Predicted 3D model of a 390-nucleotide RNA (Bacterial RNase P class A) from a Bryobacteraceae bacterium. Rfam family: Bacterial RNase P class A. It is annotated as a ribozyme. It was read from a public genome assembly, where an Rfam model found it.
[in-house]
RNA sequence: CCUGCCGGACAGGCAGCCGCCGCGGUGUGACCGCAAGGUCGCGCCGGGGAGGAAAGUCCGGUCUCCAUAGGGCAGCAUGCCGGCUAACGGCCGGGGGGAUUCGCUCAAAGCGGAUCUCACGGAAAGUGCCACAGAAAAUAUACCGCCCGGCGUCACAGCCGGGUAAGGGUGAAAAGGUGCGGUAAGAGCGCACCGCGUCCGCGGCAACGUGGAUGGCAGGGCAAACCCCAUGCGGAGCAAGACCAAAUAGGGGAGCAGGAGUGACCCGCUCCGUUACGACUCCCGGGUAGGUUGCUGAUGAGCCGUCCGGGUAACCGGCGGCCUAGAGGAAUGGCUGCCACCCGGCCGCGAGGCCGGGCACAGAAACCGGCUUAUCGUCCGGCAGGCCCU
Repeated sequence: CCUGCCGGACAGGCAGCCGCCGCGGUGUGACCGCAAGGUCGCGCCGGGGAGGAAAGUCCGGUCUCCAUAGGGCAGCAUGCCGGCUAACGGCCGGGGGGAUUCGCUCAAAGCGGAUCUCACGGAAAGUGCCACAGAAAAUAUACCGCCCGGCGUCACAGCCGGGUAAGGGUGAAAAGGUGCGGUAAGAGCGCACCGCGUCCGCGGCAACGUGGAUGGCAGGGCAAACCCCAUGCGGAGCAAGACCAAAUAGGGGAGCAGGAGUGACCCGCUCCGUUACGACUCCCGGGUAGGUUGCUGAUGAGCCGUCCGGGUAACCGGCGGCCUAGAGGAAUGGCUGCCACCCGGCCGCGAGGCCGGGCACAGAAACCGGCUUAUCGUCCGGCAGGCCCU
């Protein structure tokens, strides 16, 4: 210097002009009020105004209301071990398996390093499944082959009976693996090593590792099949919830009331009489529209620090500084210029200059911790390999 992998940071800057949304102050006009003051409109000034994911709403919490004796069943989720945390299905560290790559090595095996990755409890509780192919997919079995015996043949071939599972073949997977011995051929039949089971020792909090003894091997795979074991889980969500409360309609009460008016009875019509409804005024209570709050924070799971201490780390404690959008379907923007960054072209020996283009994903809505997904590019750090120079 190049390539690859891993981790982290940033997400354009400045100026001018024109806007948008809250907050505070202030001027002015209108209205209300005895006043203090308040409400609305129009201005002015000051200060504030998106993110690393604000997203998906997948997981866990705060908060709120409803439900709730206790326990069980059912259902859902999680699942190696230890730690962190308010909590988690998250994070950190460790163990084990797998993949890639590098080193040691002549090479293989083996050992070690780096990176990535795992739904990583139980298959000796039970049930079930294992397509196609294949003899056989779990009570083992025998297609080709190998071997022995008999029949047969001149000799083969062939037929019958038996042994075998080493070899071939099928399959994702074939009943421990490799080697030596052994045998008629074979076979854990015997032995060595590896694997596996049981027991014991040592190391480790543990997962597990390691060593020894022992067993000839029982127990193929699948639990992201049912299931078993352990642990956890009440539901709905800020449109939660709380407060104030208009018009209209309806409910309750009081007055008017020795009752305006309307209808019915009566009747040819009217008055009288009887009867039903009941105008109007005031009060009470519920709910709707609407408003306030919840609401964004100062006893906060708050932000920042190159600080101090503990810890391998996640994280914890201390110290110092800071307060940083909160409204309603909802503002946080646009244009121009200069600079920065990236790409392409041209000019120049060169430093560089000129022209053109690009500058992502996205968008707070009660709040917080995670995960996942989207994202133009730039920078920093670590590790591994290669090349060049000294």